[in-house]
Context: one part of a larger RNA
RNA sequence: GUCCGCGAGUCACGGUGUGUGGCGAGGUUAAUCCUUUAAUAUGGAGAAGCCGUAGCGAAAGCGAGUGUUAAUAGCGCGUUGAGUCGCAUGCCGUGGACCCGAAACCGAGUGAGCUACCCAUGGCCAGGCCGAAUCUUCUGUAACAGGAAGGGGAGGGCCGAACUAGUGACCGUUGAAAAGGUCUUGGAUGAGCUGUGGGUGGGAGCGAAAGACUUACCAAACUCGGUGAUAGCUGGUUCUCUUCGAAAUAGCUUUAGGGCUAGCCUGCACGAAUGCUCGAAACGGAGGUAGAGCACUGAAUGGUCUAGGGUCCUUACCGGGAUACCGACGCCAAUCAAACUCCGAAUGCCGUUUCAGUCACGUGUGGAGUCAGACUGUGGGGGAUAAGCUUCACAGUCGAGAGGAAAACAGUCCAGAUCGCCGGCUAAGGCCCCGAAAGUUGAUUAAGUGACUAAGGAUGUGGAAUUGCUAUGACAGCUAGGAUGUUGGCUUAGAGGCAGCCAUCAUUUAAACAGUGCGUAACAGCUGACUAGUCGAGUGAUUUUGCGCCGAAAAUGAUCGGGACUAAAUCAACUGCCGAAGCCGCGGAUCCCUGCGCAAGCGGGGAUGGUAGGAGAGCGUUCCAUGGGGGGUGAAGCGUAAGGGAAACCGAGCGUGGACCGCAUGGAAGUGAGAAUGCGGAC
Numbered sequence: 001g002u003c004c005g006c007g008a009g010u011c012a013c014g015g016u017g018u019g020u021g022g023c024g025a026g027g028u029u030a031a032u033c034c035u036u037u038a039a040u041a042u043g044g045a046g047a048a049g050c051c052g053u054a055g056c057g058a059a060a061g062c063g064a065g066u067g068u069u070a071a072u073a074g075c076g077c078g079u080u081g082a083g084u085c086g087c088a089u090g091c092c093g094u095g096g097a098c099c100c101g102a103a104a105c106c107g108a109g110u111g112a113g114c115u116a117c118c119c120a121u122g123g124c125c126a127g128g129c130c131g132a133a134u135c136u137u138c139u140g141u142a143a144c145a146g147g148a149a150g151g152g153g154a155g156g157g158c159c160g161a162a163c164u165a166g167u168g169a170c171c172g173u174u175g176a177a178a179a180g181g182u183c184u185u186g187g188a189u190g191a192g193c194u195g196u197g198g199g200u201g202g203g204a205g206c207g208a209a210a211g212a213c214u215u216a217c218c219a220a221a222c223u224c225g226g227u228g229a230u231a232g233c234u235g236g237u238u239c240u241c242u243u244c245g246a247a248a249u250a251g252c253u254u255u256a257g258g259g260c261u262a263g264c265c266u267g268c269a270c271g272a273a274u275g276c277u278c279g280a281a282a283c284g285g286a287g288g289u290a291g292a293g294c295a296c297u298g299a300a301u302g303g304u305c306u307a308g309g310g311u312c313c314u315u316a317c318c319g320g321g322a323u324a325c326c327g328a329c330g331c332c333a334a335u336c337a338a339a340c341u342c343c344g345a346a347u348g349c350c351g352u353u354u355c356a357g358u359c360a361c362g363u364g365u366g367g368a369g370u371c372a373g374a375c376u377g378u379g380g381g382g383g384a385u386a387a388g389c390u391u392c393a394c395a396g397u398c399g400a401g402a403g404g405a406a407a408a409c410a411g412u413c414c415a416g417a418u419c420g421c422c423g424g425c426u427a428a429g430g431c432c433c434c435g436a437a438a439g440u441u442g443a444u445u446a447a448g449u450g451a452c453u454a455a456g457g458a459u460g461u462g463g464a465a466u467u468g469c470u471a472u473g474a475c476a477g478c479u480a481g482g483a484u485g486u487u488g489g490c491u492u493a494g495a496g497g498c499a500g501c502c503a504u505c506a507u508u509u510a511a512a513c514a515g516u517g518c519g520u521a522a523c524a525g526c527u528g529a530c531u532a533g534u535c536g537a538g539u540g541a542u543u544u545u546g547c548g549c550c551g552a553a554a555a556u557g558a559u560c561g562g563g564a565c566u567a568a569a570u571c572a573a574c575u576g577c578c579g580a581a582g583c584c585g586c587g588g589a590u591c592c593c594u595g596c597g598c599a600a601g602c603g604g605g606g607a608u609g610g611u612a613g614g615a616g617a618g619c620g621u622u623c624c625a626u627g628g629g630g631g632g633u634g635a636a637g638c639g640u641a642a643g644g645g646a647a648a649c650c651g652a653g654c655g656u657g658g659a660c661c662g663c664a665u666g667g668a669a670g671u672g673a674g675a676a677u678g679c680g681g682a683c
Base pairs, nucleotide, nucleotide: 001683002682003681004680005679006678011095012094013093014092015091016090017089018088019087020086021085022084023083026051027050028049032045033044034043055062056061065077066076067075068074098236099235101233105226106225107224108223109222110221116200117199118198119197120196121195122194123193124192125190127159128158129157130155135150136149137148138147139146163187164186165185168183169182170181171180202218204214205213239618240617241616242615243614244613249262250261251260252259253258263370264369265367266366267365268364269363270362271361275359276357277356279355280354281353282352283351284350285349291343292341293340297337298336299335301333302332303331304330308326309325310323311322312321313320314319373398374397375396376395377394378393379392380391381390382389403414404413405412418588419587420586421585423584424583425582429578430577431576432563433562434561438575439574440573441572442571443570444569450565456550457549460547461546462545463544464543465542466541467540468539469538477534478533479532480531481530483507484506485505488502489501490500513528517526518525589608590607591606592605593604594603595602596601619672621669622668623667624666625665626664627663629661630660637656638655639654640653643650644649
């Protein structure tokens, strides 16, 4: 892992609804006793007690009233009578309370055969090296001291086996081993190693201290018990069909992944038609958004105008004058605003009337679930007019929604799946092939643009418009000229068209600049403007617009879904077709409304996607009661299976098997398995 089996809303008591039954202003017995039994079954007795029939008040108490008050009034709570006892069932409470699951806490015990430390008593340490002190002799000293040699054998001394430790590397990592192997390495007379016996224990021991160790996981051992601890947490929770169908919000919360109440869902009962409102139209309202505006509040630009100020001049003072300075207010022109408004929509909202509507309304009550929402469009806030960002509002979809389109793709587009059909029409989107279906007309693109992007750039190319030159010959090319005063003047070392400054005239001319650029130290040289000839038809500039071009770099191999395409691309127009679970057709099922009918039923209309969840109807398993049956001429079970049913399921026949088993009506539950890193077994 698979298969088989087991595996989770139960029971007791109390409460509260609903259904049903008995009795009913009453209802009902409990313990207990008697009878009868296999029995605690059945039957009978047993009003103690409980609920109801009257309430109000703290109470005395009074009573259809009563309390408050001195009292009246008022006000509060009551008064217009249905309950009660069973059974079934929904839910709640108290209990382990749907099941499994902690880490922990407490108690009583068991452990020091591992390990930590201690006590007692034993054992062990090859070999080699260094050579302290004491000592002896000699020397030395006044004597000591000191020196030398010998002897000696100290040491948490040195090297290195046993022993002990465990440094580095490799191997091992479902190992040979739940800590090892090989090589290497530290200590190896010491705070050494080690045998045996003994001691200390769980908030305690022991610790050369690492929270280490206390029998292979110790920041509090192990075993059993309290114990089914608790778990606002995670996981799991077992047959079928029908019907309705949510929420991811508000308020409060030691609250934020939990709750409570409301909102939204569902069942039932009652009420409502002069009522109700998803929608349409008309009319009447409230309002200050979009926009706009500058009348207020502020912001803000230029001009004008001057009050005032600065600076300068004049002046003994008063004052006067000037001003290319600043400048309030006013005026002119032009602007901005969520917290500005002289204005002011569209929508939406409220009301009335009419239409329309399988009432979608209201009240009460039983049962819920929901409180993490997601994206898209639009209007805002936050952010960076970032985010598959965040937070509101309005709408949609997903959530809980299948089908078609978008290659694939919860949230986009189309469209809401009751079931069947080898029928038809369409939506979005498509129609060369993959792959159902296509053609026509006009234009554009040459970039494979189509089939990613910007600022910016460009004689790409099509359209529209304005304008210059042009057969008195334009534009481009070619041929020729492009001169003289003059090297203009100044400046300068030089400045000769061409460093710079000033001026920019005149002459000859068809035309030719006191010179457009290159160039020289300065000249020179080349070229342009300008002119003529040649040539013979268009040629420049600007604006706007369609489609293209460049800009364009990413990590495994590229691409429009692919192939391919110059139309099978793009724009405009037209006519067809394909295309879904949409719509239609035919047939079936269930529910609702409605007509006819006493009913059965027959017509007409409508509905039937669905998670959490509410409600309804059923299937199957085990056992019990009653009834009626089957079975060695073969029960159950097992295998196969005709056939039946909307499903859970039922099931003839055949084979196997070898002794029990269905059915009907009721009843009671250890009542349905795929999931829980579920439990047991088998493989």
Source information: Predicted 3D model of a 683-nucleotide part of an RNA (large-subunit ribosomal RNA, domain II) from a Kiritimatiellia bacterium. It matches the Rfam family "Bacterial large subunit ribosomal RNA". Gene Ontology terms of the family: ribosome and structural constituent of ribosome. The organism belongs to Kiritimatiellia, within Bacteria.